[in-house]
RNA sequence: UGUAGUCGCUGGCCUUAUGGCGAGAGGAAAGUCCGGGCAGCAUAGGAUACGGUAGUUGCUAACGGCAACCGCGCGUAAGCGUAGGAAAAGUGCCACAGAAACUAUACCGCCUUAGUCUAUGACUGGGGUAAGGGUGAAAAGAGUAGGGCAAGAGCCUACAGAUCUCGGUGGUGACAUCGAGGUGGGGUAAACUCUACCGGCUGCAAGGAGACCUAUAUACCGUGAUCCGCGGAUGGUCGCUCACCGCUAGAUCGUGCGAGCAAUCGUGCGGCUAGAUAGAUGACUACAGGCUUGGCGUUUCGACGUUAAGUUACAGAACCCGGCUUA
RNA sequence: GGCGAAGUAGCUCAGUUGGCUAGAGCACACGGUUCAUACCCGUGGUGUCGAGGGUUCGAAUCCCCCCUUCGCUA
Repeated sequence: UGUAGUCGCUGGCCUUAUGGCGAGAGGAAAGUCCGGGCAGCAUAGGAUACGGUAGUUGCUAACGGCAACCGCGCGUAAGCGUAGGAAAAGUGCCACAGAAACUAUACCGCCUUAGUCUAUGACUGGGGUAAGGGUGAAAAGAGUAGGGCAAGAGCCUACAGAUCUCGGUGGUGACAUCGAGGUGGGGUAAACUCUACCGGCUGCAAGGAGACCUAUAUACCGUGAUCCGCGGAUGGUCGCUCACCGCUAGAUCGUGCGAGCAAUCGUGCGGCUAGAUAGAUGACUACAGGCUUGGCGUUUCGACGUUAAGUUACAGAACCCGGCUUA
Repeated sequence: GGCGAAGUAGCUCAGUUGGCUAGAGCACACGGUUCAUACCCGUGGUGUCGAGGGUUCGAAUCCCCCCUUCGCUA
């Protein structure tokens, strides 16, 4: 853990009563992290604030969920992972080290020039240079070859690559691919922000119902962030009152067929499957099973049989569902 | 059942536009002082910032997800 029995517990039905019949936790009922139904307030309206989401297409009541696909990364591959809009609107930040952290004050080095000296060199000053060294997570952001230069450098050229725009082809689309032209731009948005889209607030302790008080208004109350707008004729108070409704038949379960790559949807047939309010769903006995450890036996060395002891998980409805996460 | 807040040294607390070795008081250990103890003086470890994962060059701090504790609500 399963089956059977006995005794209990919570609902339902039957019975005059005694009593009888039948039902009674989950894959997560949990965390309360998202979404919806339902209820109240405008059939929830406008603006701002605030919050959330972030490739595309689809599924869905809805979603931050799911499916398929695209891009990127890893992997020989099968496959796995992916908070995956914008850094060329603007602002902020980039510690230490380093000359310099983004408007480059040139540290070493290279080249040039003036001066001095013990003169093919050394030192000092000015200028040029971002190719090389060094620091750093990151160094001005374009790799290779050639040209060019005093020395260098996309400074120029060719090829390859990146990115943007336009056009063609394929795809619903993200995107892929081809061609032409332009550009040479650091990183960071799980920093502020911008763009697009979504979100009214409160939760069944809602709300209804109950008892009591009040009595017609430039008032009051409600919309639980603000303003506008709107609504109501009533508004307020009460209480360990949870006695009744809400409360369990539903985006329901099982199965067959069909559509679809799939998520999912359509349809036929069958079923009814907890409803407590300090909170039921348990206890005992017998038998059987699983797991762990030890002993004995067999063995093809994988394990199997037998016996003894221990153990039998995680947890547990509270308005209801779809997910996610965790155990 | 519903809603909200917190967790940093043994204890009480600081520290958040992400940065230099994470600090303070008490307590504790050792040394000095004293005949000895206390007080006092000096020195010192105080620690995986509740756990795990992620973003980032870099996380106590930002994001996700768990754990624990506390409070409010008829």
This is a predicted complex of two RNAs, RNase P RNA and transfer RNA, with 401 nucleotides together. Rfam match: Bacterial RNase P class A. The family's RNA type in Rfam is ribozyme. About the family: Ribonuclease P (RNase P) is a ubiquitous endoribonuclease, found in archaea, bacteria and eukarya as well as chloroplasts and mitochondria.